[in-house]
RNA sequence: GGGGGUAUAGCUCAGUUGGUAGAGCGUUGCAAUGGCAUUGCAAAGGUCAGGAGUUCGACCCUCCUUACCUCCACCA
Numbered sequence: 001g002g003g004g005g006u007a008u009a010g011c012u013c014a015g016u017u018g019g020u021a022g023a024g025c026g027u028u029g030c031a032a033u034g035g036c037a038u039u040g041c042a043a044a045g046g047u048c049a050g051g052a053g054u055u056c057g058a059c060c061c062u063c064c065u066u067a068c069c070u071c072c073a074c075c076a
Base pairs, nucleotide, nucleotide: 001072002071003070004069005068006067007066010025011024012023013022019056027043028042029041030040031039032038049065050064051063052062053061
């Protein structure tokens, strides 16, 4: 330098054909218990890596950029 892949909640990850962003764990509150553990219920938490474009409408399509992983090439 070239090809491919990944980026979504604090963590690990889903998200089908473009049509209201989700799960598990964690956190907080409430209930059950004398208390803890535990269980149940509820809640908070997201510029979907950044920018631009297409579209009535974008996590999803197109272009550019950033970070990381991987393969190839180059130098030694």